[in-house]
C1' cells in the first nucleotide's frame, strides 16, 4: 500500500449459506429446594446480535461505509 477472513451472553459455540416462529445451547453469575455446612445434583431467574446508513412487508442473515481482531502478499 493491495487482498482476505471474523465480530452473536461474562466465556465457549450454533442460527447466516437458501432474509419470515419470542436468537438457542453450554458453562459462568443470582434465588429456591436438598444438606449440619459446603459440594454435587434438582427447580428457577435475568443475561446478547460491533457502529451507523441502505435495500425489504420484514434484516443476526443481503449490500455500502467505519471500528476492531487476525492472516497473506508487497
Nucleotide at each position: 500500500g493491495g487482498g482476505g477472513a471474523c465480530a452473536u451472553a461474562g466465556u465457549u459455540c450454533a442460527a447466516c449459506c437458501u432474509g419470515g416462529c419470542u436468537a438457542g445451547a453450554a458453562u459462568a453469575g443470582g434465588a429456591g429446594c436438598c444438606u449440619c455446612c459446603a459440594g454435587a445434583g434438582c427447580u428457577u431467574c435475568g443475561g446478547a446480535u460491533c457502529u451507523g446508513a441502505g435495500u425489504u412487508c420484514a434484516a443476526a442473515u443481503c449490500u455500502c461505509a467505519g471500528u476492531g481482531u487476525c492472516c497473506c502478499c508487497a
The RNA shown here (transfer RNA) has 74 nucleotides and comes from a Candidatus Woesearchaeota archaeon.
Model confidence (mean pLDDT): 83 of 100.
The sequence is in RNAcentral, with records from ENA.
Rfam family: tRNA. Rfam links the family to the GO term triplet codon-amino acid adaptor activity. The family's RNA type in Rfam is transfer RNA.